The part of an RNA shown here (small-subunit ribosomal RNA, 5' domain) has 509 nucleotides and comes from an uncultured bacterium. Rfam family: Bacterial small subunit ribosomal RNA. Its mean pLDDT, the model's own confidence on a scale to 100, is 85. The full RNA is in RNAcentral, with records from ENA and SILVA.
Context: one part of a larger RNA
RNA sequence: AUGAACGCUGGCGGCGUGCCUAAUACAUGCAAGUCGAGCGGAAAGGUUCUCACUCUGUGCUUAAUAGUUUUGAGCAUGGUGUGAGAAUACUCGAGCGGCGGACGGCAGAGUAACGCGUAGGAACGUACCCCAAACUGAGGGAUAAGCACCAGAAAUGGUGUCUAAUACCACAUGUGAUCUUCGGAUUAAAGCUUCGGCGGUUUGGGAACGGCCUGCGUAUGAUUAGCUUGUUGGUGAGGUAAUGGCUCACCAAGGCGACGAUCAUUAGCUGGUCUGAGAGGAUGAUCAGCCUGACUGGGACUGAGAACGGCCCAGACUCCUACGGGAGGCAGCAGUAGGGAAUUUUCCACAAUGGGGGCAACCCUGAUGGAGCAACGCCGCGUGCAGGAUGAAUGCCUUCGGGUUGUAAACUGCUUUUAUCUGUGACGAUUUUGACGGUAGCAGAUGAAUAAGGAUCGGCUAACUCCGUGCCAGCAGCCGCGGUCAUACGGAGGAUCCAAGCGUUAUCC
Numbered sequence: 001a002u003g004a005a006c007g008c009u010g011g012c013g014g015c016g017u018g019c020c021u022a023a024u025a026c027a028u029g030c031a032a033g034u035c036g037a038g039c040g041g042a043a044a045g046g047u048u049c050u051c052a053c054u055c056u057g058u059g060c061u062u063a064a065u066a067g068u069u070u071u072g073a074g075c076a077u078g079g080u081g082u083g084a085g086a087a088u089a090c091u092c093g094a095g096c097g098g099c100g101g102a103c104g105g106c107a108g109a110g111u112a113a114c115g116c117g118u119a120g121g122a123a124c125g126u127a128c129c130c131c132a133a134a135c136u137g138a139g140g141g142a143u144a145a146g147c148a149c150c151a152g153a154a155a156u157g158g159u160g161u162c163u164a165a166u167a168c169c170a171c172a173u174g175u176g177a178u179c180u181u182c183g184g185a186u187u188a189a190a191g192c193u194u195c196g197g198c199g200g201u202u203u204g205g206g207a208a209c210g211g212c213c214u215g216c217g218u219a220u221g222a223u224u225a226g227c228u229u230g231u232u233g234g235u236g237a238g239g240u241a242a243u244g245g246c247u248c249a250c251c252a253a254g255g256c257g258a259c260g261a262u263c264a265u266u267a268g269c270u271g272g273u274c275u276g277a278g279a280g281g282a283u284g285a286u287c288a289g290c291c292u293g294a295c296u297g298g299g300a301c302u303g304a305g306a307a308c309g310g311c312c313c314a315g316a317c318u319c320c321u322a323c324g325g326g327a328g329g330c331a332g333c334a335g336u337a338g339g340g341a342a343u344u345u346u347c348c349a350c351a352a353u354g355g356g357g358g359c360a361a362c363c364c365u366g367a368u369g370g371a372g373c374a375a376c377g378c379c380g381c382g383u384g385c386a387g388g389a390u391g392a393a394u395g396c397c398u399u400c401g402g403g404u405u406g407u408a409a410a411c412u413g414c415u416u417u418u419a420u421c422u423g424u425g426a427c428g429a430u431u432u433u434g435a436c437g438g439u440a441g442c443a444g445a446u447g448a449a450u451a452a453g454g455a456u457c458g459g460c461u462a463a464c465u466c467c468g469u470g471c472c473a474g475c476a477g478c479c480g481c482g483g484u485c486a487u488a489c490g491g492a493g494g495a496u497c498c499a500a501g502c503g504u505u506a507u508c509c
Base pairs, nucleotide, nucleotide: 001507002506004505005504006503007502008501011381012380013379014378015377016376017374018373019339024337025336026335028334029333030332033099034098035097038096039095041092042091045090046088047087048086049085050084051083052082053081055079056078057077058076059075060074061073062072063071064070106293107292108291115218116217117216118215119214120213121212124210125209126208129206130205131204132203133202134201135200136199137171139169140168146161147160148159149158150157151156176187177186178185179184191198192197219265220264221263226256227255228254231253232252233251234250235249236248237247238246268290269289270288271287272283273282274281275280295315296314297313298312299311317328318327319326320325345371347370348369349368353367354365355364356363357362384414385413386412387411395404396403397402419446420445421444422443423442424441428436453498454497455496456495457494458479459478460477464493465492466491467490468489474481475480
């Protein structure tokens, strides 16, 4: 000094930190959606209209009644509830389409490597964003959803038919761009709109990001001495965004190595962190940058870019099954089992910051902001202050005189940090919007009131006596102590050191 653990003890606050082991297996919930201002639409809800039924108010007419009342019937006009149909598009399930799911979050298995660090390089790419220039004309055929059937336990699938688009296709134009034998050839677009705008296509530039190459640096072992055949180089071709044996054909026989190749073992790297006067040594939790991985192994698709919560194949494992067949992947946030000396809540909120989508309103966001748990760490505060001698009592020791506990207590006066209660009450948010939170803070009231332990006392090393025990029981970091006078074991009194901690263990300097 620590991401610590264990033992005893434990009042509060602020800020941090919290599976170092099994990259073991995972129940459950959530963690990536969004756009109706791209589209056809309308399953659910809302609103409006019509109809039917139900309950009910008002007015009028009429019958019964002795009756201007009451009861019954009818008409007109309102309202409540239920159901059906239609409209609308406030809104929107499912679907087509666009953008985003390549970020953010997690982990360190693998990797001794251009992986990382640093300094350079040339043969490259880039959606969204910014700047500049040009354009945005005229068409076509489908398909999902829907509807009607069918198969299946399910997952899901099939047939027929209908329809739309910023989906798809081809035509025109060519500022430009690409190729070129320099003649030429090829090549684009998409609309929506509340009329404010938002978009689309081509090209050049920028910003930022990424791919590639190189010098140097980057662990141990020689009880690992030879290694290599796409191997090393060339020509040509293929492939890639791009260089290159990256791949292939042919040719040559090279290339690396005692300045440690190859092999084996270990390991993510760095900024940093700990220690130290420094040089060094050790280390790589949290935070930040890079790399790598996503049950294990392989593969491609889509896309500007590739795959934790996408797809396909194989394997292991788990689950469902009507036995025909299917489903899954917490090294996301919580949480469970297991392992372990050991590591937290199945919490709140999108209010802030940031991200995705959207013109926006807004939606989503276990990123993030917060709260909860844990003395795990650092820092701060408190557990009172002053007076008080007959030096009370008690305990302990005693040479029995006394000494010590000890101004310590009692007692007297004071204070209220903290605590409890009451009132008020934020900043964080500029106009709206506050999870935290009636929190922090402020004011008042009550009352010393709510709050001290742990280790040690032979020397090293600050702090000593008595009793018990008798090489026993035990202590111990080293030296060592204990066999009847133990400052070293156990208890007591006293003392010393730290203090909400104190010790022990482990590890590093």